[in-house]
Small-subunit ribosomal RNA from an uncultured prokaryote, 1466 nucleotides, folded computationally. Model confidence (mean pLDDT): 84 of 100. Rfam family: Bacterial small subunit ribosomal RNA.
RNA sequence: AGAGUUUGAUCCUGGCUCAGAACGAACGCUGGCGGCAGGCCUAACACAUGCAAGUCGAGCGAACCUUCGGGUUAGCGGCGGACGGGUUAGUAACGCGUGGGAAUCUACCUUUGAGUUGGGGAUAACCAUUGGAAACGAUGGCUAAUACCGUAUACGCCCUUUUGGGGAAAGAUUGGCCGCUUUUGGACGGUCCCGCGUCUGAUUAGCUUGUUGGUGAGGUAAUGGCUCACCAAGGCGACGAUCAGUAGCUGGUCUGAGAGGAUGAUCAGCCACACUGGAACUGAGACACGGUCCAGACUCCUACGGGAGGCAGCAGUGGGGAAUAUUGGACAAUGGGGGAAACCCUGAUCCAGCCAUGCCGCGUGAGUGAAGAAGGCCCUAUGGUUGUAAAGCUCUUUCAACGGUGAAGAUGAUGACGGUAGCCGUAGAAGAAGCCCCGGCUAACUCCGUGCCAGCAGCCGCGGUAAUACGGAGGGUGCGAGCGUUAAUCGGAAUUACUGGGCGUAAAGCGUGCGUAGGCGGUUUGUUAAGCAAGAUGUGAAAGCCCAGGGCUCAACCUAGGAACUGCCUUUAAAACUGUUAAUCUUGAGUUCGAGAGAGGGUGGUGGAACUGCCAGUGUAGAGGUGAAAUUCGUAGAUAUUGGCAAGAACACCAGCGGCGAAGGCGGCCACCUGGCUCGAUACUGACGCUGAGGCGCGAAAGCGUGGGGAGCAAACAGGAUUAGAUACCCUGGUAGUCCACGCCGUAAACGAUGUGUGCUAGCUUGUCGGGAAGCUUGCUUUUCGGUGACGCAGCUAACGCGUUAAGCACACCGCCUGGGGAGUACGGUCGCAAGAUUAAAACUCAAAGGAAUUGACGGGGGCCCGCACAAGCGGUGGAGCAUGUGGUUUAAUUCGAAGCAACGCGCAGAACCUUACCAGCUCUUGACAUACCUAUCGCGAGACCCGGAGACGGGACUCUUCAGUUCGGCUGGAUAGGAUACAGGUGCUGCAUGGCUGUCGUCAGCUCGUGUCGUGAGAUGUUGGGUUAAGUCCCGCAACGAGCGCAACCCUCGCCCUCAGUUGCCAGCAUUAAGUUGGGCACUCUGUGGGAACUGCCGGUGAUAAGCCGGAGGAAGGUGGGGAUGACGUCAAGUCCUCAUGGCCCUUAUGGGCUGGGCUACACACGUGCUACAAUGGCGGUGACAGUGGGAUGCGAAGGGGUGACCCGGAGCUAAUCUCCAAAAACCGUCUCAGUUCGGAUUGCACUCUGCAACUCGAGUGCAUGAAGUUGGAAUCGCUAGUAAUCGCGGAUCAGCAUGCCGCGGUGAAUACGUUCCCGGGCCUUGUACACACCGCCCGUCACACCAUGGGAGUUGGUUUUACCCGAAGCCGGUGCGCUAACUAUAUAGGAGGCAGCCGGCCACGGUAAGGUCAGCGACUGGGGUGAAGUCGUAACAAGGUAGCCGUAGGGGAACCUGCGGCUG
Repeated sequence: AGAGUUUGAUCCUGGCUCAGAACGAACGCUGGCGGCAGGCCUAACACAUGCAAGUCGAGCGAACCUUCGGGUUAGCGGCGGACGGGUUAGUAACGCGUGGGAAUCUACCUUUGAGUUGGGGAUAACCAUUGGAAACGAUGGCUAAUACCGUAUACGCCCUUUUGGGGAAAGAUUGGCCGCUUUUGGACGGUCCCGCGUCUGAUUAGCUUGUUGGUGAGGUAAUGGCUCACCAAGGCGACGAUCAGUAGCUGGUCUGAGAGGAUGAUCAGCCACACUGGAACUGAGACACGGUCCAGACUCCUACGGGAGGCAGCAGUGGGGAAUAUUGGACAAUGGGGGAAACCCUGAUCCAGCCAUGCCGCGUGAGUGAAGAAGGCCCUAUGGUUGUAAAGCUCUUUCAACGGUGAAGAUGAUGACGGUAGCCGUAGAAGAAGCCCCGGCUAACUCCGUGCCAGCAGCCGCGGUAAUACGGAGGGUGCGAGCGUUAAUCGGAAUUACUGGGCGUAAAGCGUGCGUAGGCGGUUUGUUAAGCAAGAUGUGAAAGCCCAGGGCUCAACCUAGGAACUGCCUUUAAAACUGUUAAUCUUGAGUUCGAGAGAGGGUGGUGGAACUGCCAGUGUAGAGGUGAAAUUCGUAGAUAUUGGCAAGAACACCAGCGGCGAAGGCGGCCACCUGGCUCGAUACUGACGCUGAGGCGCGAAAGCGUGGGGAGCAAACAGGAUUAGAUACCCUGGUAGUCCACGCCGUAAACGAUGUGUGCUAGCUUGUCGGGAAGCUUGCUUUUCGGUGACGCAGCUAACGCGUUAAGCACACCGCCUGGGGAGUACGGUCGCAAGAUUAAAACUCAAAGGAAUUGACGGGGGCCCGCACAAGCGGUGGAGCAUGUGGUUUAAUUCGAAGCAACGCGCAGAACCUUACCAGCUCUUGACAUACCUAUCGCGAGACCCGGAGACGGGACUCUUCAGUUCGGCUGGAUAGGAUACAGGUGCUGCAUGGCUGUCGUCAGCUCGUGUCGUGAGAUGUUGGGUUAAGUCCCGCAACGAGCGCAACCCUCGCCCUCAGUUGCCAGCAUUAAGUUGGGCACUCUGUGGGAACUGCCGGUGAUAAGCCGGAGGAAGGUGGGGAUGACGUCAAGUCCUCAUGGCCCUUAUGGGCUGGGCUACACACGUGCUACAAUGGCGGUGACAGUGGGAUGCGAAGGGGUGACCCGGAGCUAAUCUCCAAAAACCGUCUCAGUUCGGAUUGCACUCUGCAACUCGAGUGCAUGAAGUUGGAAUCGCUAGUAAUCGCGGAUCAGCAUGCCGCGGUGAAUACGUUCCCGGGCCUUGUACACACCGCCCGUCACACCAUGGGAGUUGGUUUUACCCGAAGCCGGUGCGCUAACUAUAUAGGAGGCAGCCGGCCACGGUAAGGUCAGCGACUGGGGUGAAGUCGUAACAAGGUAGCCGUAGGGGAACCUGCGGCUG
């Protein structure tokens, strides 16, 4: 310090996630030792048991014991139980922190002064009687004090009218010492007051009646409405009162570079609390944790009458919980209480126990050791790795264990810890290693298993048969007595931005102005000192952090010192800046005068055109409307046309990125009223300014209310069309509304998606509007101010773009944003007549949502261009029968594959057996085939024969033949048989693991690279542009210059000529024959070889003079002459594991091998491709002319003969320019005459032929007979541009046989192309995009189902709070007190002060009644929302998304949506 994740890729915005540190932790696995720390975060839930506060006999009487010294003790009395210890419930507060202040108290301690006189009456204990279960009492009597009460005295003390008044004491021991009373200071510790700081919510905006203040009184230690009486009406609050929620606060702790953020365990300071609520008493101090009283809940005891209790002390128990320890030891130390002291008490404390809870330290050995052992794992089978690791050898002994010794902590005594720490010795590698991870982030990889299963996962994401991501193993990385996970915190996150962010399009500028508070503010001088800046004092507890020392062997830890504590108060000096204040100035702002432009606003009037209606005339059958129609109007006279009248609304041309206005907005003309602006000029005021939370105005359209008005248009509605449907788009009608007046509403894509104001920063430019100045040529030039546009430098920006009209550089102020969805929604409030507006969440859910730009792809976008793509033609398919292939069905099997084009006469160039892979049955198991080993044999093989069997196969016998080389060795090779093991074998699976091959876009013209340049980048440029071409073909231009694969050419063939060669070919002339048959010849044809020829070369035109194009000449051929071969980068996970090869998986007496038979040929049906036809351009009959390519020795087969024929007999010739297949067929002549025919030939019967081991399933052919459908084919669809289509026959491969298929060959031989609007496909450029699996894309809403959270909800339950009233315990205060009363008394059976009980009143806790507020739980039913694999209905959006979309509003509709009105361009 960053990284992963949105995309095909890029840049940006933006969220989510990770790496770090840390923890009072918990959980999982594991666990050797020690030190130092820590240890109920939850139920402030309830508590058994023990302990946690006593002490003093030197205050007192008494009792008991006694060793006679004394000791023990209940009670009275004193001091202490207000400390120490616990907890965080409450508290948002002067509670806490910090800094100040005054009207105060303070036992014990200390200090100053003074005093301590003389008396009195009681009472507990005790005794007696007595009540009660107990707790605990009652009555009578005796007694003491440092208990209690008077008196005397009063320097100082208190009150006071400054005269007076008031108030003390205690003794014990007697030696001191300890006390007592009063008093002055101090110290310690409190009380009270104030400034500042101290969480969230405004969906809490008003709160307050003792409230705010005053006077007087009371009360308190003391100030004070603290309380009361009276008076006044104040006090607090947007600088957030009140209310609600949450919370003890702080030093600090964690994190962070810091600023901050989070937190408040342990330690320390303060507050608060002690079962819940209330109250006071005592006391120096409490409204009191282990005190009292009352009320309440709970628990316990009870004799039912009544009583007792309070662990948030230490242990411990139950409960809750993910979770937190021993009912331990000691007062030895440190402290505390009491005491004169000894001493006693002390769960404070010091120690020990438990727990890896944390931090720190140590160990589990060290050296050597290659045969690189064994085993494991991997492997390409060579090896690699575990790995010097182990073993082995040589050492050491920390820690632990055992034995011994043995502290400090203790100033004189006293040691719980503790026989502890430490030290010494002994034995022996001995007792001591795990956990997580290994796809990327992120260090670390392989095998097996699994097969979208099981599972993993922090994010992205893995898993659907080759998983480095699941599980196991081997290996490796990391950390280590721990390692991981989870929770929560900070960081990274500049992701709330003070340091340190943004707002044109990503989230974000209020619709717009005026203006209050507030914030900010021009020039100069003086003043002041609030801010700011400097110095100093005080304070900022200790601990902690930091620095540098010291002590535990080190460290953690402990410890002395320093620094720091960024803060607050006080004070000193300064006066630049900001502020205050007093003046000044004119440039900001404003005023005055003179001109000017303008749809600025309001009111009244007025004008013409058009539409519609009405009246009248002319006139006749249609009009209207649409893509096409219909609804509609019209013979009762429409539409059209002419004249007249009426009414309402809007103002053509001018008209313009022109003008005006703050915005919304504003348009005929005239008048009146009125706002703002600009220019020019002079004088004046003198900062009067800018912004602007709240607030107040204005604010399109739609909508609402009341009253008018209503021509046109037009939501709703009706009808007609369209459509699968059409609640739409289109058409015909049509109501609100649109218009006016008044009043509401207050929203828009109210947009420049850009708040307002001021200053500064190039303009060459260039347009336009308003005004001024100068010059003249009077309509021009220059210049200036103000507006409004285009372009553009710097700069900015993610880019697009902005650019003096900023989105640049700055300042001032306001508003707003913080991932997407949920949602601008719910609830609450405010406003509104309503519609609704405004303010505005959460649960839940996702890992994205988004901006700009790039490359593609796509578009029912555009431009250019091409192709039998359309068009123009010719002939077909689709209808029939048959052939063939496919689907489906059937079957034991109907083997398998191919699936739009680019599967379907395809693999199959030919299934009766074989083929054959399928089915049934039989049969073999090292195998039908290969290699290796052993043994045996020397062959093997061929021919016919017999037996069993369906055959494979098994058994038997006969004949022929008797391997090759040789170094002559059973040596080598080869072959056969038998045996055993490795293995063979598989047309079994995966073409989505692959190679190879192939199809297709497409013979389309494209696809790329190097260097350079541009861009942050993906990328661009080149390859675009202007021409041209069949072509990225060529030319020109150009930040490009070159190059490669494609195109073309080179290759083959056809067409012309030449050359050479003439046999089997040919025959002009000569001879000859039936015949080129023969002689002869090689001129011609032809065949074969090698050449030539065509290049836009020539001419003209055109074009930029180029490339080229058009025409012409010549030529066999003319602009690539025709045809072929040739297929760029790539696309389709296209096809093929059944051609072959091959990874992995599977079978191994079978999924392998062999055989017989069957099947692939099935048949309600559907489709593709063909053949034959439907006839006269034909059928039939006759005649018998003219080809070419090819094939042929297990073959082609002539002549001749037989048969109606298939075919048979026959066998010449032929290794084939020689022989043969071989007959070409359409053509031509005759006949038939439009019919289911002399068309058509299916089907069927009978009889044959041929091939073959064998034609039943299941071949082809022939003859005779039969003679079906079919009369030119719906929607739709295919081929073809010239020797082509069409038509006619011929040959070949495969093959025993089988051809309508396929591959070739020739014969006859057309029609048409205006043209590129449209359909299909393609190329280039451009545009839009929400697509990138790329339009077979993406995607919206209703409905149905499941789950989740949430709103409403009749109500219901509970908490909290307010108001009014009732009740009113204990207690305190006040009153009363003829019931009672020891201390005093001169009057004493009496009196008085005072007191007590009782009673009355006031305050008041709990409780009750009534009415609210608020929060939470539940809730029949209900609303929307979210999520979910494949559900239903449509197709709204993204392309012109097929009606451009969107915003506001209104109506309508299953739904997305549609329509009206206005607005925006995104």